The part of an RNA shown here (large-subunit ribosomal RNA, domain VI) has 264 nucleotides and comes from a Candidatus Zixiibacteriota bacterium.
The coordinates come from a structure-prediction model, not an experiment, and the mean pLDDT is 89.
Rfam family: Bacterial large subunit ribosomal RNA. Rfam links the family to the GO terms ribosome and structural constituent of ribosome.

Context: one part of a larger RNA
RNA sequence: CGCAGGAAACUUGAGUGGAGCUGUCCCUAGUACGAGAGGACCAGGAUGGACGAACCUCCAGUACACCAAUUGUCGCGCCAGCGGCAUAGUUGGGUAGCUGUGUUCGGUCGGGAUAAGCGCUGAAGGCAUAUAAGUGCUAAGCCCACCACAAGAUGAGGUUUCCCGUCGCAAGACCUAAAGGCCCCUGGAAGACUACCAGGUUGAUAGGACGCCGGUAAAAGCCCCGAAAAGGGGCGAGCCAAGCGUUACUAAUCGGCCGUGCGA
Numbered sequence: 001c002g003c004a005g006g007a008a009a010c011u012u013g014a015g016u017g018g019a020g021c022u023g024u025c026c027c028u029a030g031u032a033c034g035a036g037a038g039g040a041c042c043a044g045g046a047u048g049g050a051c052g053a054a055c056c057u058c059c060a061g062u063a064c065a066c067c068a069a070u071u072g073u074c075g076c077g078c079c080a081g082c083g084g085c086a087u088a089g090u091u092g093g094g095u096a097g098c099u100g101u102g103u104u105c106g107g108u109c110g111g112g113a114u115a116a117g118c119g120c121u122g123a124a125g126g127c128a129u130a131u132a133a134g135u136g137c138u139a140a141g142c143c144c145a146c147c148a149c150a151a152g153a154u155g156a157g158g159u160u161u162c163c164c165g166u167c168g169c170a171a172g173a174c175c176u177a178a179a180g181g182c183c184c185c186u187g188g189a190a191g192a193c194u195a196c197c198a199g200g201u202u203g204a205u206a207g208g209a210c211g212c213c214g215g216u217a218a219a220a221g222c223c224c225c226g227a228a229a230a231g232g233g234g235c236g237a238g239c240c241a242a243g244c245g246u247u248a249c250u251a252a253u254c255g256g257c258c259g260u261g262c263g264a
Stems, first nucleotide, its partner, number of pairs: 001152001005163007015149004021049006033038001051106005059100004066093005071086006110144003117137004164263001165174003175261001180258004184200005205251003208247005214240003222233003
């Protein structure tokens, strides 16, 4: 820009892409078959491999500053307690998120038309013949079925709902600016930007505060005991990022713009 008014939501599916794998074991059954050795079809069940998708409950990794320990040195006058720098100084752990080695799920079933193949009926050609007319069965393959996208499918589809004037023959005048959308702002398990999604005081969108979960691992100061190192108490303490809630304390203020008027 188009889709012959504008708008919001929900859809149909032409078409396109993806997926499509397979082992072993049990049972049927030591049955059918076979002198024996051996050993099934069909039907049913269990469990794997590789591959793929989604996810983070479990397991595991990461987690550049969440907690603790600790070395050297400098600083806060000193002690104590802290802070800076040294690869994040080093070390031990570790939430959310993101991940896989983790978890769950998938290939199926079924239908249609067929290939090779196997048939029925059956003439030409009194027989025979699966074929000439007619008509069946049968594949990991084909079409559907499953998953995703999809009306620029210009063949531009459908449904529901919402919105918009008076005068005039007309040109136009006057009045009006709808529904809805955007700008802007707060943000996001969305994201390069954009887009998308949640919100903008009639508000829990983010921050803060409070509570919880969770992580570290028992803060400092004080008291007791000990010569001291240490130990004990208060104390699962103190500190605490992203998680889950509650709460308008802070910030989403105030506003502006687009879009017209019943539709060749």
Lineage of the source: Bacteria > Pseudomonadati > Candidatus Zixiibacteriota.